[in-house]
This is a predicted structure of a 490-nucleotide part of an RNA (small-subunit ribosomal RNA, 3' major domain) from a Planctomycetota bacterium. The full RNA is in RNAcentral, with records from ENA. Model confidence (mean pLDDT): 82 of 100.

Context: one part of a larger RNA
């Protein structure tokens, strides 16, 4: 100087408390351990691994994953040597062997550049390209994240971490950065052997909340006209809504009080909005030899008829178990039926697909329109109204299984999703323990997107609808900050 303490003081944080909803029990989905297996490829491991890399494992993906078949200058790059072939290289069709890769035939079409002879040329020469052989090399998701770059997690959006000069100390170092007050903040004020400065905090950036201006192939009968069973449907108009660009607006600016006449705090006015309005992006010096050699890059090591390359099939989906994360429930503020409203944000051309017809349905036929504020996906759902159920393992719940179908795809046996009929399991609110959340949040309801042929999505990332309760407080648990104290630790 740090680190640590079942030392102290002060102060924060959904840390506790207060409150609401969960997990832990059930069934299923998913990840992991374990077990199994010819193989169940690899990585991630307290917080900070475990719906994580996977924003899509039937083949492909896929990977020293397994079994088997096959190839070696090799699926791909550059260079060298030798040899070879013109109806050749290539391309299209096709026969045989084969599971394919691959091997071996037949047929059609059919090459580039330069030179040579009078011109053309597939004649000749050379070159490119191609084939064969050889060489140098390629290749490796093989090892080492304790050899690394880059990127990332975490403490932590915590308020800290440092420097120059000066001063103090023999020195390590201290001071500044401590103290009083204040703040979300090393934020600001005061004080001060310190005076300044940098990286952080804040601000600058984006979204959202109010207003104005500009702009109108979206919106509007607001106003005028036309038309319809009806609809901005048409003319006209951009006023309103909206869209999008520019600008205004909030600064403790104003008033009162408290306070060191300070910073600031409390209350108030005005205001769409206050005292960082709400949210996001942004994460200091460093810590964990944290994570990643399988995104990529890269040192070293290792394999090179194979640890490389191609292919078929299987595996990554195995199941007596254990754990994490979720979904659906156990019902009556519920379930079912019928009726009937109101979103936002997105996606759409090998695409989204309306009307209409067929089918109980998944879906099929059909194709209007739309590169999309102009068309489609599309119905929002909860809500609301009426009716049924009457507390029952039930008109709750839907696992499982049988049957019949639909769709994608070369192909759904291992191993896809969906529909219909039948079947209806566990489950009556969950032990010890444990998680999230302070407001348009929790809870609850639906909608969209990426990946994607299809989909195991209940995941993830977004969007809006309805919309709470509690917070007296800081004794305690957890983590953190400042000062101080002890130390035989570094």
């Nucleotide at each position: 100087u740090g680190a640590c303490g079942g030392g102290g003081a002060c102060u924060c944080a959904c840390a506790c408390a207060a409150g609401c909803g969960g997990u832990g029990g059930a069934g299923c989905a998913u990840g992991u351990g374990g077990c199994u297996u010819a193989a169940u490829u690899c990585g991630a491991g307290g917080c900070a691994a475990c719906g994580c890399g996977a924003a899509g494992a039937a083949c492909c993906u896929u990977a020293u994953c397994c079994u088997g078949g096959g190839c070696u200058u090799g699926a791909c790059a550059u260079g060298c040597c030798a040899g070879g072939a013109a109806g050749u290289a290539g391309u299209c069709c096709u026969g045989c062997c084969g599971a394919a890769a691959g091997g071996u035939g037949g047929g059609g079409c059919g090459a580039c550049c330069g030179g040579u002879a009078c011109c053309c040329a597939g004649u000749c020469c050379g070159g490119a390209g191609c084939c064969u052989g050889g060489c140098a090399c390629a290749g490796g998701u093989g090892c080492u994240g304790c050899a690394u770059g880059g990127c990332u997690g975490u403490c932590g959006u915590c308020a800290g971490c440092u420097c120059g000069u000066g001063u103090c100390g023999u020195g390590a170092g201290a001071u500044g950065u401590c103290g009083g007050g204040u703040u979300a903040a090393g934020u600001c004020c005061c004080a001060u052997a310190a005076c300044g400065a940098g990286c952080g905090a804040a601000a600058c950036c984006c979204c959202u909340g109010c207003c104005g201006c500009c702009a109108g192939u979206u919106g509007c009968c607001a106003c005028c006209g036309g038309g319809u069973c009806a609809u901005g449907c048409c003319g006209a108009g951009c006023a309103c809504u909206c869209u999008g660009g520019c600008g205004g607006g909030a600064c403790u600016g104003c008033c009162g009080g408290u306070g060191u006449u300070a910073a600031a705090c409390c209350g108030g006015a005005g205001g769409a909005a206050g005292g960082u309005g709400g949210g996001g992006a942004c994460g200091a010096c460093g810590u964990c030899a944290a994570g990643u050699c399988a995104u990529c890059a890269u040192g070293g090591c290792c394999c090179u008829u194979a640890u490389g390359c191609c292919c078929a099939g299987g595996g990554c989906u195995g199941c007596a178990c254990a754990c994490g994360u979720g979904c659906u429930a156990c019902a009556a503020u519920g379930c079912g039926g019928c009726g009937u409203a109101c979103a936002a944000a997105g996606g759409g051309a090998a695409g989204c697909a309306a009307a209409c017809c067929c089918g109980c349905g998944a879906g099929g036929g059909g194709g209007a329109g739309c590169a999309a504020a102009u068309c489609c996906c599309a119905a929002a759902a909860a809500a609301c109204g009426c009716c049924g159920c009457c507390c029952a393992g039930u008109u709750c719940a839907g696992a499982u299984u049988g049957g019949a179908g639909g769709c994608u795809g070369c192909a759904a046996c291992u191993c896809g999703c969906c529909u219909c009929c039948a079947u209806g399991a566990a489950g009556c609110c969950g032990g010890a323990a444990u998680c999230g959340c302070u407001a348009g949040u929790a809870a609850u309801c639906g909608c969209g997107g990426a990946u994607c042929a299809g989909c195991a999505a209940u995941g993830c990332c977004g969007c809006g609808g309805u919309g709470a309760a509690u917070g007296u407080g800081u004794u305690c648990c957890u983590g953190a900050g400042u000062c101080u104290u002890g130390u035989a630790c570094a």